[in-house]
This is a predicted structure of a 147-nucleotide part of an RNA (small-subunit ribosomal RNA, 3' minor domain) from an uncultured Opitutales bacterium. It was read from a public genome assembly.

Context: one part of a larger RNA
RNA sequence: CACCGCCCGUCAAGUCAUGAAAGCCGGUUUCGCCCGAAGUUCGUGAGCUAACUCGCAAGGGGGGCAGCGACCUAAGGCAAGGCUGGUGAUUGGGACUAAGUCGUAACAAGGUAGCCGUAGGGGAACCUGCGGCUGGAUCACCUCCUU
Numbered sequence: 001c002a003c004c005g006c007c008c009g010u011c012a013a014g015u016c017a018u019g020a021a022a023g024c025c026g027g028u029u030u031c032g033c034c035c036g037a038a039g040u041u042c043g044u045g046a047g048c049u050a051a052c053u054c055g056c057a058a059g060g061g062g063g064g065c066a067g068c069g070a071c072c073u074a075a076g077g078c079a080a081g082g083c084u085g086g087u088g089a090u091u092g093g094g095a096c097u098a099a100g101u102c103g104u105a106a107c108a109a110g111g112u113a114g115c116c117g118u119a120g121g122g123g124a125a126c127c128u129g130c131g132g133c134u135g136g137a138u139c140a141c142c143u144c145c146u147u
Base pairs, nucleotide, nucleotide: 003110005107008103009102011100013097014096015095016094018092019091020090023087024086025085026084027083028082029081030080032078033077034076039072041070042069043068044067047065048064049063052061053060054059113134114133115132116131117130118129119128120127121126
């Protein structure tokens, strides 16, 4: 402060966080395909080659090297997904904020008792229908208890 009370919702203003959203930009990861460096290994090795070996020698054998091929494969490319972050016209409600707008729904029988469920309707609180509850006032009656 105590009905000149309390109080509900829409709308308007401000702040904050948040949901949705065509899309845009990243991170991470999976699968498929393409390409494929270096390197190991394997194959090949007509070219090259001091050591070993045969030979008087020329040269040969063996070994090695370059080169070539194959498998594996980093990076890269194409395409499709998973997870996740940021941003995003617009949009949904939420919270909060002394003195905005409209009404007055609730609290007294709150001026149509209220509330719950459900359906429809409405600027908004709400209204209406149906069912349920008393956590309804008032009046009357009945039963029980106490004095």

Background: Its Rfam family is "Bacterial small subunit ribosomal RNA".